[in-house]
RNA sequence: UUCGUCCAAGGCAAACCCGUCGCGAGGCGGGGACGCAAAGCCAGGGGUCUGCGGCACCGCAGAUGGCCCGGUUGCCGAUG
Numbered sequence: 001u002u003c004g005u006c007c008a009a010g011g012c013a014a015a016c017c018c019g020u021c022g023c024g025a026g027g028c029g030g031g032g033a034c035g036c037a038a039a040g041c042c043a044g045g046g047g048u049c050u051g052c053g054g055c056a057c058c059g060c061a062g063a064u065g066g067c068c069c070g071g072u073u074g075c076c077g078a079u080g
Base pairs, nucleotide, nucleotide: 002078003077004076011036012035016031017030018029019028020027021026034066040072041071042070044069045068046067047064048063049062050061051060052059053058
């Protein structure tokens, strides 16, 4: 530098269930593991979803970082 076939130590935690907050999408806590090499961090671009207005397919306010892209930092190993 490129990569994740192999090794180590660890990390995160989908669905579902319970509690709680929210009009809602969903968030948070506990249980639980489908998966993840950035499933660490940043709502910058796009997508999807929610509420309100509009009924022009758009505006405003939100949600999603485990939908994609981008930015940034980084463990172990392989490779040059």

The RNA shown here (c-di-GMP-I-GGC riboswitch aptamer) has 80 nucleotides and comes from a Chloroflexota bacterium. The organism belongs to Chloroflexota, within Bacteria. It was read from a public genome assembly, where an Rfam model found it.